[in-house]
Context: one part of a larger RNA
């Protein structure tokens, strides 16, 4: 609250029923967080494993995985930077101007910053000439955006600019009227001369980006150069003043004896103890071993050996000589582990056209190795190639690595040499000439004969530097309005002549004056890298030749990946954004390997070497009775060829030669008979015969045979040092080599289609998209080193701003997640514990794998 029940109609009252609300328990159910316990999935990450592709990076180089150099790891650090000066370009301010920086305000004070203005300076506005000095003003004509009319053909306006002519200033040549006391001034004019001029100003200050020059001038690093000091404790040399040198050998001179002689004096033994004399210790030196050691004991030692050891001897102290000097018995020795010029300080950050090294990403465009000068040849400048910013116009104009047409130069290829020049071969004919040689004759400027030379017709071969003739390719120019036609004009040129030329006005003609294509043409201004190039086809020059030296044309490589050539800068295909489907090229298709042990014809046999695909990775002359297949000419049923048997004669021992030749040692010569047929003989072979034997001839056979040549495959020819290579493996009516045919396979190419960047054309502001630094739609295109441009990530300082942060900054670490082409960016967890980030600007000692870097570690 219904509903029931009582009364005074308005309240009382019941709670058994129903519906709700609230509180409370319990349950279900659905979200949602927490544990736990099992399954699944794989975007991202990480380890193993198998296939299949895959050589280290940076550098210099035509070329590098190179047996070219630098690199052992790991943190730090480390190289185009500031600045004046100039030049393009962009941006802003003012504008024929512009500019602070000298000075004045302003403030307590000081600097800065701001402010203020006459005038000075700076540039700019005038030029030309060496100078003295002189001094420029709106032209014309063509081509032009743009705007305006229009009957939509057409016409006018004509910016910026570019073309052309004319005019004018200065300067030089010329010319010289007129004026002038002397020096002079100087109209009017000419000039294929010369000027960084004028022709209605475009400048000046400031930032910025590239870029040249000077500065340490990206960084690191010489060999040298100047000037000033310090060294002679090593060591050279001199001088002073001091110490040091043991034993023996030999035995000068002097003296002594004795002996011999007239005497000079000889001789013989002793003594003597001299000497840059000897052997040898110490010392001082260093000659073999080319020995030990050789990260030593030692930045010169040690062990034996050896030289000298009373002298130019060794050696301590002191002194004196100092770097273009010194000192040196001389070796360029030596002058403090340093010497064809010592150390050291400053000039110094000294130069180096050489060497090494150069630090984030992403998009786009894209090269040179040529030209020409250079004390130029490892470099530079200057054309070229090539970026970047542009400017000016655009729809029929212009263009063009093409084509037709038309013309015009060429003299290479080719051809030619009975055409010119030049070489160059062989005959033939030959009247005169010449020359040489015979013959005849005494001789002949007689006659015969030959043989050149020479002549005429002919023949063979040839030319970068020869050519009559002449290509193919390539190259110039032309295809229209700046044309064509035709009338008038002007000139000092030009002509006998208004003729010609040349210019000026205007009039008419549009089928736009071949064809194909176009992603649009002209044009200006800065700058980079490069100026060692190599390779193929053809064409060429030097060379025997070369993976050689130099040339054209083109095409690649460099600077380029991809599929094929087994492998590989250049060779064959094709050049590449990221996927996905289909289809091919080059090459393949027996396995290694994806894909026909396919099909069809015939070819080859190669165990002391078959063959096996452009470059390319070799193999010739020349032979072969392996085989295949062609051309030719020949034999044959009137019997070939080959087997096999038989005959293979007489004159005659032919003739000459000869010691000797009877078919056969040489020589000429080469008949005749009988015959089926037999050579005055095709080999053996004898001192000479002799015998055998071919040639020819016959029988038996019984059907095809021979002879040359030529070219498929094969084979000889054909030997090298590790063991080896059609890629291997293996193949034989092939898996080989040849001619054909169908299938397959297979690249980043070529069709479709997503998406991403890029660059181009178009649209978009009414109504929800509202950041034009923006958003829609289409269409092509995408490789790239040196190198250029563009936007981007990052790192430190500042300065505005908007935050974080002991309830955890930062920095470090993670088989954690995301995001973005990528440089990087966010997040999560660990660890740690006081600061630290976006964003809009400024700035800059800002990004590392190299540098025999540097420092410290391992």
């Nucleotide at each position: 609250g219904c509903g029931u029940g009582c009364c005074c109609c308005g309240g009382c009252a019941c709670a058994a029923g129903c519906g709700u609300g609230c509180u409370a328990u319990a349950g279900g159910c659905a979200u949602u967080g927490g544990c736990c316990u099992g399954c699944a999935g794989g975007c991202u990450c990480c380890c193993u494993a198998u296939c299949c592709g895959a050589c280290c990076c940076g550098u210099c180089u035509u070329g590098a995985a190179u047996c070219a150099c630098a690199g052992a790891c790991c943190a730090a650090a480390a190289a185009g930077u500031c600045u004046u000066a100039c030049a393009u370009g962009c941006a802003u301010g003012c504008g024929a101007g512009u500019c602070a920086a000298u000075g004045g305000g302003c403030c307590a004070a000081a600097a800065a910053a701001c402010c203020c203005g006459u005038a000075a300076g700076g540039c700019g506005c005038a030029a030309g000439g060496a100078a003295g000095c002189u001094g420029a003003u709106u032209g014309g004509c063509g081509g032009g955006a743009u705007c305006c009319c229009u009957c939509a053909c057409g016409g006018g306006u004509g910016c910026a600019c570019c073309g052309u002519c004319g005019a004018u200033c200065g300067a030089c040549c010329u010319u010289g009227a007129u004026c002038a006391u002397c020096u002079g001034a100087g109209a009017a004019g000419g000039g294929u001369u010369c000027g960084a001029g004028u022709g209605c100003g475009a400048g000046c200050a400031u930032g910025c980006c590239c870029g040249u020059c000077g500065a340490g001038a990206c960084c690191u690093a010489a060999a040298a150069g100047a000037u000033g000091g310090u060294g002679a404790a090593c060591u050279a040399u001199g001088c002073c003043u001091g110490a040091g040198c043991g034993g023996g050998a030999u035995g000068a001179a002097g003296c002594c004896a004795g002996a011999g002689g007239a005497a000079a004096c000889u001789c013989u033994g002793a003594u003597g103890g001299a000497g840059g004399c000897u052997c040898g210790u110490a010392g001082c030196a260093a000659u073999a071993c080319u020995g030990a050691c050789g990260u030593g004991c030692a930045a010169a030692u040690c062990a034996u050996u050896c030289g000298u050891c009373u002298g130019a001897c060794u050696u301590g102290g002191g002194u004196a000589u100092a770097a273009g000097g010194g000192c040196g018995a001389a070796a360029g020795a030596c002058u403090a582990a340093u010497c064809a010029a010592a150390c050291u300080g400053u000039c110094u950050a000294g130069u180096a056209g050489c060497u090494a090294g150069u630090u984030c990403c992403c998009u786009u465009c894209g090269a040179a190795g040529u030209u020409u000068c250079c004390c130029u040849c490892a470099g530079g400048a200057u054309a070229g190639u090539u970026g970047g910013a542009g400017c000016c116009c655009c729809c029929g104009u212009c263009g063009a690595g093409u084509u037709c047409u038309a013309u015009c130069g060429g003299g290479u290829a080719a051809a030619a040499c009975c055409a010119a020049u030049g070489a160059u071969u062989a005959g033939a004919g030959g009247c005169a000439u010449c020359a040489g040689g015979g013959g005849u004759g005494c001789a002949a400027u007689g006659c015969c004969c030959u043989c050149g030379a020479c002549c005429u017709a002919u023949u063979c071969u040839c030319a970068a530097a020869c050519u009559u003739u002449a290509a193919a390719u390539a190259g110039g120019u032309a295809a229209g309005a700046c044309g064509g036609c035709g009338c008038g004009g002007c000139u000092g040129c030009u002509u006998c002549a208004u003729u010609g030329a040349g210019c000026c006005a205007g009039g008419c003609c549009a089928c736009g004056g071949a064809a194909u294509c176009g992603a649009g043409a002209a044009c200006u201004c800065c700058a980079a890298g490069u100026g060692g190039g190599c390779c193929a086809u053809u064409u060429u020059u030097g060379g025997u030749a070369a993976g050689u030296a130099g040339a054209a044309c083109u095409g690649g490589u460099g600077a380029u990946g991809c599929a094929g050539g087994a492998u590989g800068a250049a060779c064959u295909g094709g050049a590449a954004g990221c996927c996905a489907g289909g289809u091919u090229a080059c090459g393949g298709c027996a396995c290694c390997u994806a894909a026909c042990u396919g099909c069809g014809c015939g070819c080859u046999a190669a165990c002391c070497c078959a063959g096996a695909a452009c470059c390319c990775a070799c193999a010739a002359a020349g032979g072969g009775u392996g085989u295949u297949g062609g051309u030719c000419g020949a034999u044959u049923a009137a019997g070939a060829c080959a087997g096999u048997a038989g005959g293979a004669c007489g004159a005659u021992g032919g003739u000459c030669a000869u010691g000797g030749a009877a078919g056969u040692c040489a020589a000429a010569a080469u008949c005749c008979g009988c015959u089926a047929a037999g050579g005055a003989g095709u080999g053996u072979g004898u001192a000479a015969c002799a015998a055998c034997u071919c040639a020819c001839c016959u029988g038996c056979c019984g059907a095809a045979u021979c002879a040359a040549c030529u070219a498929g495959c094969c084979c000889c020819g054909a030997a090298a040092a590790u063991g080896g290579a059609u890629g291997g493996c293996a193949c034989u009516u092939a898996a080989g080599a040849g001619c054909a045919c169908g299938a397959c396979c297979u690249a980043u190419a070529c069709c479709c289609g997503a998406c991403c960047a890029u660059c181009a054309g178009g649209g978009c502001a009414a109504g929800g998209g509202c950041c034009u630094g923006g958003c829609c739609c289409u269409a092509a295109u995408g490789a790239g080193u040196a190198g250029g441009a563009g936007g981007g990530c990052a790192c430190a300082a500042c300065g505005g701003u908007c935050a974080c942060c002991g309830u955890a900054a930062a920095a470090c670490c993670c088989a954690g997640g995301g995001c973005a082409c990528a440089a990087g960016c966010c997040c999560g967890g660990g660890c740690a514990g006081a600061g630290c980030g976006g964003u809009c600007a400024u700035c800059g000692g800002u990004g590392c794998a190299a540098a025999u870097c540097u420092u410290g570690g391992u």